[in-house]
RNA sequence: CCCGUCAGGGACGACUGGCGCUCACAGCCCGCCGGGCUGGACGCGGGCAACCGCGAGGGAGCCCCUGAUGCAUCCGCCGCGCGCCUGGGCAUCCGCA
Numbered sequence: 001c002c003c004g005u006c007a008g009g010g011a012c013g014a015c016u017g018g019c020g021c022u023c024a025c026a027g028c029c030c031g032c033c034g035g036g037c038u039g040g041a042c043g044c045g046g047g048c049a050a051c052c053g054c055g056a057g058g059g060a061g062c063c064c065c066u067g068a069u070g071c072a073u074c075c076g077c078c079g080c081g082c083g084c085c086u087g088g089g090c091a092u093c094c095g096c097a
Base pairs, nucleotide, nucleotide: 003070004069005068006067007066008065009064010063012061015058016057017085018084019083020082021081025039026038027037028036029035030034042055043054044053045052046051076090077089078088
């Protein structure tokens, strides 16, 4: 100096779905500290399956900077109360343009 890993900061950021369930949560009721019933897992609008628009929140990852480090590396990562599904993205490997 190059590269990798970790931490911090900055900018960007794809993807964020359907059906069902009930334990979160909310409402109501009762003979009340216990029990029962209803709703129900982001909001609004539209569509009709697994989608669209806007907003909120989440978010892998790419790039840049700073510091530490040279150990590690393969079994992947991203939306989530749970289950079953659908469709994507990123990283990695190969090929083509």